A computed fold for a 127-nucleotide RNA from Paludifilum halophilum, annotated as SAM riboswitch aptamer (S box leader). Its mean pLDDT, the model's own confidence on a scale to 100, is 82. The sequence was found by an Rfam model in a public genome assembly. The source organism's lineage runs through Bacteria, Bacillati, Bacilli, Thermoactinomycetaceae and Paludifilum.

[in-house]
RNA sequence: UCGUUAUCCAGAGUGGCGGAGGGACUGGCCCGAUGAAGCCCGGCAACCCGUCUGUCCCCCGAUUUUCGUUAUCGGGGUGCGGACACGGUGCCAAUUCCUGCAGCGCGUCAGCGCUGAGAGAUAAGGA
Numbered sequence: 001u002c003g004u005u006a007u008c009c010a011g012a013g014u015g016g017c018g019g020a021g022g023g024a025c026u027g028g029c030c031c032g033a034u035g036a037a038g039c040c041c042g043g044c045a046a047c048c049c050g051u052c053u054g055u056c057c058c059c060c061g062a063u064u065u066u067c068g069u070u071a072u073c074g075g076g077g078u079g080c081g082g083a084c085a086c087g088g089u090g091c092c093a094a095u096u097c098c099u100g101c102a103g104c105g106c107g108u109c110a111g112c113g114c115u116g117a118g119a120g121a122u123a124a125g126g127a
Stems, first nucleotide, its partner, number of pairs: 001127002004124005013041001015040003021031003025100001027098002042092003047088002050084005056079001057077007096119001101116006
């Protein structure tokens, strides 16, 4: 850099440094000297790793049994659910702030609503 999969209406500080910008892009609309970006601390979450767990699921074995089946016990799992949060990332105004393309519906024609796509963000694994 490219492509794949999943998620994106929840959550997160009256802190310190810093000093003017910020919300990806377009058009809007906002945030900002009652202090933006950035850095530090703090916090949120639980995608990955890890640990624990289950009256769930699957597989294997043993026992039981009238073959099949059933039941019980033991072991395993890259399955599913739950808990934790020392590790790897991420995140901490507004739904990804809204919107941009297509379709549908409503309309007092200005607009409004719904669905999908695209774009973007993050994670994981791949080229």